[in-house]
């Protein structure tokens, strides 16, 4: 990293669905939880709101090329850390611009002289006034590193190397990666701070939705508004579009609390075959495989595994957990067993 | 099934351009006062900021992830 994650048989049962007799019902047959069914963290399929549309605001995502329906996903190369290694963890922008960098230090970004070190003036201690960042001392972090020349004493102030930045020049789809020349070094950290750039985003959810039944007082308050147009079009604003020619929202109160659909052939499973480093795709061939009343899916019992004690007999253990509108991710929980490739 | 919000001292709640001190009433405790108690007055202890990561010099604050708790929801006129 992957896989699996208790098997057999018996008794009694349970829910769905097909059949058969008959309708009080029973017989028969057949299927009946998982990798997480979970968190509901993203991505969709569906459905309803006339989502027309544009703008602001908001929100994600963030190397690069590829898979995907689609991603906050997945695979492979790429840079950079960090570890001895297997291997693991991170990714636009800080030379567009604001903020903010506590305490400590001189000094926290258009520097900076506190000790030190150099020169000078003053009568010596010392003081004053100039150079200097090479030492020291504070911090998380001190404005290229290091050795030499060089200087009063120092400094990229010159030079070799090493970093860096800008230019060309090969290679690659790219991210980049190799080389070669020019700068004397200009750009300190933070965007899981505002923000900038490049790509996406309309919302609300199966208790959406739709049809059918059955009851009830089409009751009361308030708010707007009556054609110059209220109000609604399921987070906020502007334009603009639709509804709407009078109601219309809210709060109180009343009523049912039933049935049928959505809701089980699916971006399904499984197996060979090819493509492709992979992720994944594609063709063939097989199957049909859970479904509610927020309610089944289960108890017992022998044998047998595996595991822990034990000399034996035998004891004890067998994890995480339970479908709810359906799928791809992720993350989280998880005894014990296999397998593969390593340090 | 779905959608939300909350956790800071024993109890109730503050606590934003992240900064070094984590705070208030309320109860505790210790002392004054009183003959003794409450009331009052001082002075004090009490904190894994809900748990583990990770961003940064520095996390109650900012991001991810988990864990308790509590809130709302259906049709009809």
């Nucleotide at each position: 990293g992957g896989a699996u994650g208790c098997a057999u048989g018996g008794u009694c049962g349970c829910a769905c669905c097909g059949g058969g007799u008959u309708u009080a019902u029973c017989c028969c047959g057949g299927u009946g939880a998982g990798g997480a069914a979970a968190g509901u963290c993203c991505g969709a399929a569906c459905u309803c709101u006339a989502c027309a549309g544009g703008g602001c605001a908001g929100g994600a995502u963030g190397g690069u090329u590829c898979g995907u329906a689609a991603c906050a996903c997945g695979a492979a190369c790429u840079c950079c850390g960090g570890g001895u290694g297997a291997c693991c963890g991170g990714g636009g922008g800080a030379a567009a611009g604001u903020g903010c960098c506590a305490c400590a230090g001189a000094a926290a970004u258009u520097a900076a002289a506190c000790c030190g070190c150099c020169u000078g003036a003053u009568u010596u201690u010392a003081u004053c006034a100039g150079g200097u960042a090479a030492g020291g001392g504070u911090g998380a972090a001190a404005c290229g590193g290091c050795g030499a020349g060089g200087u009063a004493a120092g400094a990229g102030c010159u030079c070799a190397c090493c970093g860096c930045u800008c230019u060309c020049u090969u290679g690659g789809u790219g991210a980049c990666a190799a080389g070669a020349g020019a700068g004397g070094c200009a750009u300190g950290g933070u965007a899981a701070a505002c923000c900038c750039c490049a790509u996406c985003c309309a919302g609300a959810g199966c208790a959406a939705g739709a049809c059918c039944a059955a009851a009830u007082a089409g009751g009361g308050a308030g708010a707007u508004g009556u054609u110059u147009g209220a109000g609604g079009g399921c987070u906020g604003c502007c334009c603009g579009c639709c509804c709407g020619a009078a109601a219309u929202c809210u709060c109180c109160g009343g009523g049912u609390a039933g049935g049928u659909u959505g809701c089980a052939a699916g971006a399904g499973g499984u197996g060979u075959u090819g493509a492709g480093c992979a992720a994944u795709c594609a063709a063939c061939a097989u199957c049909c495989c859970a479904g509610u009343u927020a309610a089944a899916u289960g108890a017992u019992c022998a044998u047998g595994g595996c595991c822990u004690c034990g000399c034996a007999a035998g004891a004890g253990g067998u994890a995480c957990a339970g479908a709810a509108u359906u799928c791809g991710g992720c993350u989280u929980a998880u005894a014990g067993u296999c397998c593969a490739c390593u340090c | 099934g779905g959608g939300c919000g909350a956790u800071u001292a024993a109890c109730u709640c503050a606590g934003u351009u992240g900064g070094u001190c984590a705070g208030a009433g309320u109860g505790c405790c210790a002392u004054c006062u009183u003959c003794a108690c409450a009331c009052g007055g001082u002075g004090g202890a009490a904190g894994u900021c809900c748990c583990c990561a990770g961003u940064u010099c520095a996390a109650a604050u900012c991001u991810g992830g988990g864990a308790u708790c509590g809130c709302c929801c259906a049709c009809c006129a």